A computed fold for a 103-nucleotide RNA from Sphaerisporangium sp., annotated as Guanidine-I riboswitch aptamer.
RNA sequence: GUGAGGCGCACCUAGGGUUCCGCCCUCCCCGACGCGUGAGGGGCUGGUCCAAGAGGUGCAGGCGGCCUAGGCCGUUCCACGGCGGGACAAAAACCCGGGAGAC
Numbered sequence: 001g002u003g004a005g006g007c008g009c010a011c012c013u014a015g016g017g018u019u020c021c022g023c024c025c026u027c028c029c030c031g032a033c034g035c036g037u038g039a040g041g042g043g044c045u046g047g048u049c050c051a052a053g054a055g056g057u058g059c060a061g062g063c064g065g066c067c068u069a070g071g072c073c074g075u076u077c078c079a080c081g082g083c084g085g086g087a088c089a090a091a092a093a094c095c096c097g098g099g100a101g102a103c
Base pairs, nucleotide, nucleotide: 008059009058010057011056012055015050016049020047021046022044023042024041025040026039027038029036061076062075063074064073065072066071067070078098080101084096085095086094
């Protein structure tokens, strides 16, 4: 300097916003109370939802060994990271991206 591989799925978490639900506020309807309906606003502890290459668990896969056509055992390392853009309602450690870059 070049090439290949470091893969995948599910469940969850850090995290995320606001479609839907809920909560709060204001207004309308209402003589009052109560019930009910509607409009606007607020991410507001939450539920639905999104969610990690460098977070977790499990499954699958790869490789090696043994026994044998089906199993068993072992192993599967490391990993700092912008700006900017993109999707869904919107945002994000999601995707671009094990990117650019750094070591």